[in-house]
């Protein structure tokens, strides 16, 4: 060097989640990688940290160190969006209301804009006539088997008689009451009246009459100042997605280094 048996080791790894912690199952990424059994209301260990059976490579493509590269899953929650959800209107923005500036249009107006001063009316209270609605009266009809009047046949009592007397039925009539009610009288009421009167009131609007004389009203654009209330993509809080920044792990992969025993030529 070369050739034969061997042993170390390997035959995946990694996140995140469980755990006091390591490792497996069950999720995931990576990308292929011996087989059986165990396991989530767990297994199975203890810092040399699955366990127990088997089998295959075996000192290098293959074990092992460092380094880079970076799936991903965490983590921190730092900034940006966007989704839901609630709080507020303090800032903004928008609707709204109210003044001013300004540029325009349109309108009334010397046949009298605007203002001033009397006055009416719309409002309120009283009466007074109307009118409407209720009630009652007056008025008409009916209206009582006796307890109502009136006249009272027959009948009845009294009386020698002449006479009396109380009275049913009948007949007129009233009382309560019922129904009417064209007029008429009284009371009462109103969401009552182109209606009279007297009083109050008079903000605002409509109107005569007087005076004074040239101006008013009104739309929409822009600027401003102001007030209230809503509401946004104004604001503040959650939660939740997605990016980008930090943090640490980190598979595949790439590049370097490290590594034995025997025996025989």
């Nucleotide at each position: 060097c070369c050739g034969u048996g061997c042993u170390a080791g390997a035959c995946g790894g990694g996140a995140a989640g469980c755990u006091a912690g390591c490792g497996g199952u069950a999720u995931c990424c990576u990308g292929u990688a011996c087989c059986c059994g165990c396991a989530a209301u767990c297994c199975g260990c203890u810092a040399u940290a699955g366990c127990g059976g088997g089998g295959u490579c075996g000192a290098a493509c293959u074990c092992u160190c460092c380094u880079c590269c970076g799936a991903g899953g965490g983590c921190c929650c730092g900034g940006g969006c966007c989704c839901u959800g609630g709080g507020u209107c303090u800032c903004c923005g928008g609707c709204c209301c109210c003044g001013c500036c300004c540029c325009g249009g349109g309108g009334c107006g010397c046949u009298g804009a605007g203002g001033g001063c009397c006055g009416g009316g719309u409002c309120c209270g009283g009466c007074g006539c109307g009118g409407c609605g209720g009630g009652g009266g007056a008025c008409u009809a009916u209206g009582a088997a006796c307890c109502c009047c009136g006249u009272c046949a027959g009948a009845u009592c009294c009386g020698g008689a002449a006479g009396g007397a109380a009275g049913c039925a009948g007949c007129g009539g009233u009382a309560a009451a019922u129904a009417g009610u064209a007029u008429c009288c009284c009371c009462c009421g109103g969401g009552u009246g182109c209606c009279g009167c007297c009083g109050g009131g008079c903000a605002a609007c409509c109107u005569g009459g007087c005076u004074u004389g040239a101006g008013c009203c009104u739309c929409a654009a822009g600027g401003u100042g102001g007030g209230u209330g809503c509401u946004g993509u104004a604001u503040c809080c959650a939660u939740g997605g997605c990016c980008c920044a930090g943090c640490a792990c980190g598979a595949c992969g790439a590049g370097g280094g490290g590594u034995g025993c025997a025996c025989g030529g």